Predicted 3D model of a 72-nucleotide RNA (transfer RNA) from an uncultured Clostridia bacterium. The sequence was found in a public genome assembly. Its Rfam family is "tRNA". Rfam's curators write: Transfer RNA (tRNA) molecules are approximately 80 nucleotides in length.

RNA sequence: GCUGGUGUGGCUCAGUGGCAGAGCACGUCAUUGGUAAUGACGAGGUCGGCGGUUCGACUCCGCUCACCAGCU
Numbered sequence: 001g002c003u004g005g006u007g008u009g010g011c012u013c014a015g016u017g018g019c020a021g022a023g024c025a026c027g028u029c030a031u032u033g034g035u036a037a038u039g040a041c042g043a044g045g046u047c048g049g050c051g052g053u054u055c056g057a058c059u060c061c062g063c064u065c066a067c068c069a070g071c072u
Stems, first nucleotide, its partner, number of pairs: 001071007010024004018055001026042005048064005
């Protein structure tokens, strides 16, 4: 330099065009003599960035950034 893949709550990941979700972690409460475990509730995201297509984009397209892999 070229090619491909990945990027979504603190972490690991779903979501393949129409309300952004799960598990763990975190907070409050219940339970216990106390802790753990368990249960209920809650908070936390401008979906890496910019632009385009569309009535509508996490999703499709282009550029770009970061990381990973391959080729040279």